This is a predicted structure of a 152-nucleotide RNA (c-di-AMP riboswitch aptamer (ydaO/yuaA leader)) from Peribacillus asahii.
[in-house]
RNA sequence: UUUCUUUAUUCGCUGAAUCCUUUAUGGAACGGGGGAACCAAUCUUGUGGCGGUUUUUUCGUCGCUUGGGGUGAAUCCUUUAUGAAGAAGGUAGGGCUACUCUCAUGGUCCGAAUCCGACAGCUAACUCCGGAAGCGUGAAGAGAGAGGAAGU
Repeated sequence: UUUCUUUAUUCGCUGAAUCCUUUAUGGAACGGGGGAACCAAUCUUGUGGCGGUUUUUUCGUCGCUUGGGGUGAAUCCUUUAUGAAGAAGGUAGGGCUACUCUCAUGGUCCGAAUCCGACAGCUAACUCCGGAAGCGUGAAGAGAGAGGAAGU
RNA backbone atom coordinates (compact mmCIF):
# COMPACT_ATOMS: atom_id res chain seq x y z
C1' U A 1 0.00 0.00 0.00
C1' U A 2 -3.62 -3.63 -1.40
C1' U A 3 -7.02 -7.74 -0.49
C1' C A 4 -10.03 -10.97 2.65
C1' U A 5 -12.40 -12.16 7.30
C1' U A 6 -14.18 -11.08 12.29
C1' U A 7 -15.67 -7.81 16.32
C1' A A 8 -17.30 -3.02 18.35
C1' U A 9 -19.12 1.84 17.79
C1' U A 10 -20.94 5.39 14.54
C1' C A 11 -23.56 5.80 10.22
C1' G A 12 -26.75 4.04 6.41
C1' C A 13 -30.87 0.83 3.85
C1' U A 14 -35.97 -2.00 3.15
C1' G A 15 -40.35 -1.34 6.04
C1' A A 16 -45.98 1.93 9.22
C1' A A 17 -42.66 -0.28 12.69
C1' U A 18 -39.87 5.10 16.06
C1' C A 19 -40.43 7.76 20.74
C1' C A 20 -42.11 8.69 25.96
C1' U A 21 -43.14 7.46 30.86
C1' U A 22 -46.08 6.77 36.16
C1' U A 23 -43.24 0.00 33.40
C1' A A 24 -48.84 -0.49 32.83
C1' U A 25 -54.43 -4.88 30.23
C1' G A 26 -49.89 2.24 29.48
C1' G A 27 -49.54 6.35 25.97
C1' A A 28 -47.92 9.17 21.43
C1' A A 29 -45.84 9.64 16.06
C1' C A 30 -46.90 6.64 12.04
C1' G A 31 -49.83 2.51 9.61
C1' G A 32 -53.95 -1.13 8.36
C1' G A 33 -59.05 -3.52 8.48
C1' G A 34 -64.44 -3.44 9.24
C1' G A 35 -68.53 -0.06 8.75
C1' A A 36 -74.33 4.38 6.22
C1' A A 37 -76.49 7.68 2.70
C1' C A 38 -75.19 8.90 -2.41
C1' C A 39 -72.67 6.41 -6.26
C1' A A 40 -71.19 1.69 -8.15
C1' A A 41 -72.53 -3.51 -8.77
C1' U A 42 -76.71 -7.18 -10.16
C1' C A 43 -72.28 -13.33 -11.83
C1' U A 44 -71.44 -16.97 -8.57
C1' U A 45 -71.78 -18.37 -3.51
C1' G A 46 -67.67 -25.02 -2.23
C1' U A 47 -66.98 -29.09 1.30
C1' G A 48 -66.59 -32.56 5.98
C1' G A 49 -68.17 -33.59 11.15
C1' C A 50 -71.65 -32.73 15.28
C1' G A 51 -76.37 -30.99 17.26
C1' G A 52 -81.54 -29.12 16.76
C1' U A 53 -85.68 -29.51 13.42
C1' U A 54 -91.17 -30.18 9.99
C1' U A 55 -85.87 -35.62 9.10
C1' U A 56 -87.76 -33.31 1.73
C1' U A 57 -85.67 -29.12 4.01
C1' U A 58 -83.63 -25.66 7.20
C1' C A 59 -80.88 -23.50 11.46
C1' G A 60 -76.68 -23.43 14.65
C1' U A 61 -71.69 -24.82 15.69
C1' C A 62 -66.50 -26.73 14.86
C1' G A 63 -63.08 -27.56 10.84
C1' C A 64 -60.92 -27.56 5.56
C1' U A 65 -59.57 -24.60 1.24
C1' U A 66 -60.76 -24.97 -4.53
C1' G A 67 -64.59 -19.58 -4.75
C1' G A 68 -63.77 -14.69 -2.90
C1' G A 69 -61.06 -11.05 -0.09
C1' G A 70 -56.80 -8.44 2.94
C1' U A 71 -51.43 -6.74 3.94
C1' G A 72 -47.42 -6.09 0.38
C1' A A 73 -43.68 -3.40 -5.21
C1' A A 74 -44.16 -8.59 -5.56
C1' U A 75 -48.54 -9.47 -11.03
C1' C A 76 -48.56 -12.06 -15.55
C1' C A 77 -46.35 -15.08 -19.66
C1' U A 78 -43.21 -19.02 -21.79
C1' U A 79 -40.16 -23.41 -21.28
C1' U A 80 -38.74 -27.73 -18.55
C1' A A 81 -39.75 -31.59 -14.86
C1' U A 82 -42.68 -34.44 -11.38
C1' G A 83 -47.44 -38.60 -8.38
C1' A A 84 -46.87 -33.63 -6.22
C1' A A 85 -43.12 -30.18 -5.37
C1' G A 86 -39.27 -27.72 -8.11
C1' A A 87 -36.07 -25.13 -11.80
C1' A A 88 -34.90 -21.55 -15.90
C1' G A 89 -35.99 -17.15 -18.85
C1' G A 90 -38.79 -12.84 -19.29
C1' U A 91 -42.39 -9.16 -17.35
C1' A A 92 -46.25 -5.29 -14.87
C1' G A 93 -44.39 -3.13 -10.72
C1' G A 94 -40.62 -1.72 -6.74
C1' G A 95 -35.74 -0.35 -4.19
C1' C A 96 -30.46 1.31 -3.55
C1' U A 97 -26.39 4.14 -5.54
C1' A A 98 -24.86 9.17 1.60
C1' C A 99 -27.30 16.83 2.47
C1' U A 100 -32.83 16.81 0.62
C1' C A 101 -36.27 17.12 -3.61
C1' U A 102 -37.19 17.06 -9.06
C1' C A 103 -35.38 15.79 -13.99
C1' A A 104 -32.32 12.98 -17.02
C1' U A 105 -28.41 9.19 -17.29
C1' G A 106 -25.06 4.81 -15.92
C1' G A 107 -24.47 0.71 -12.36
C1' U A 108 -26.83 -2.82 -9.19
C1' C A 109 -30.74 -5.68 -6.91
C1' C A 110 -36.14 -7.39 -5.68
C1' G A 111 -40.19 -9.03 -8.53
C1' A A 112 -41.60 -12.81 -2.00
C1' A A 113 -44.27 -14.33 1.81
C1' U A 114 -48.45 -14.57 4.59
C1' C A 115 -53.44 -13.75 6.78
C1' C A 116 -59.13 -14.31 6.75
C1' G A 117 -62.19 -18.77 6.29
C1' A A 118 -67.72 -19.01 2.16
C1' C A 119 -67.44 -13.55 3.98
C1' A A 120 -66.39 -7.91 3.42
C1' G A 121 -67.37 -2.37 -3.24
C1' C A 122 -66.95 3.00 -1.82
C1' U A 123 -68.16 4.78 2.98
C1' A A 124 -69.39 9.98 7.71
C1' A A 125 -70.31 8.60 12.67
C1' C A 126 -68.59 4.42 15.06
C1' U A 127 -65.37 0.27 15.80
C1' C A 128 -61.15 -3.45 15.76
C1' C A 129 -55.94 -4.07 15.12
C1' G A 130 -50.30 -3.19 14.07
C1' G A 131 -46.57 -0.06 16.09
C1' A A 132 -42.04 -6.16 13.58
C1' A A 133 -38.20 -8.34 11.36
C1' G A 134 -33.99 -8.31 8.37
C1' C A 135 -29.67 -6.30 6.24
C1' G A 136 -24.78 -3.14 4.47
C1' U A 137 -24.32 1.31 -1.55
C1' G A 138 -19.58 2.26 -0.30
C1' A A 139 -15.97 6.15 1.73
C1' A A 140 -20.27 6.99 -1.07
C1' G A 141 -21.02 6.88 -10.02
C1' A A 142 -21.18 11.47 -12.30
C1' G A 143 -24.76 15.81 -14.62
C1' A A 144 -28.67 19.97 -14.50
C1' G A 145 -32.16 22.93 -11.50
C1' A A 146 -34.11 24.44 -6.67
C1' G A 147 -33.44 24.47 -1.46
C1' G A 148 -30.45 23.65 2.88
C1' A A 149 -26.04 22.77 6.20
C1' A A 150 -20.92 23.54 7.53
C1' G A 151 -16.24 25.99 6.92
C1' U A 152 -13.19 30.11 5.23
Of the family's consensus pairs, 92% are formed in the model.